[in-house]
RNA sequence: UCUAUAGAUAGAGGUGCGUUUUUCAUUAGUAGCUUAAGCAAGAAUGACGGUUUCGAUGAGCUUAAGUAAAAGGGCAAAACGCCGAAGGCUCCAGGUGCCGUUACAUCUGUGGCCUGGUUGACCGGCAAACAGCCUUUCAACUGUCGCUGUAACAGCGGAGUGCUAUCGGUGGA
Numbered sequence: 001u002c003u004a005u006a007g008a009u010a011g012a013g014g015u016g017c018g019u020u021u022u023u024c025a026u027u028a029g030u031a032g033c034u035u036a037a038g039c040a041a042g043a044a045u046g047a048c049g050g051u052u053u054c055g056a057u058g059a060g061c062u063u064a065a066g067u068a069a070a071a072g073g074g075c076a077a078a079a080c081g082c083c084g085a086a087g088g089c090u091c092c093a094g095g096u097g098c099c100g101u102u103a104c105a106u107c108u109g110u111g112g113c114c115u116g117g118u119u120g121a122c123c124g125g126c127a128a129a130c131a132g133c134c135u136u137u138c139a140a141c142u143g144u145c146g147c148u149g150u151a152a153c154a155g156c157g158g159a160g161u162g163c164u165a166u167c168g169g170u171g172g173a
Stems, first nucleotide, its partner, number of pairs: 001173005007167005014083001016082007024074001032067008042054003045103006086115005092109006116142006124134003144158006
């Protein structure tokens, strides 16, 4: 000096990712509540059971009138944390839905697997929704590395456990 290897630190990809707060629209003249009329003994997420709560002082259901939300999701703004940012699926464990079992829904945590990122499109799922989100597939753009070429750029391919830079350690030439 070159090279290999693991480590530490700092960075890049841009309509970049996520969280929180505030306003606003939607949800919705919906749920709930009150009154009246009718039916009527059961009702409390589905099923079964219950020693829990409510219910003939009428629960619950239907109709009419009056009153009348919220959460999740969304636009915008601000702040914060960041570049496996983050997202998805799944095993297990725990919490919530009156109690128990089971199912379902939802939340949290560890692990495993997949995805470099953005945009758009079909199917499917969530959702009140034609908003938005999630996912397979496909297409385009873009960043990165490798190979090839006519080497400004183009083509093909790979994946973030990647890539770039710096630092020192170890091994080899």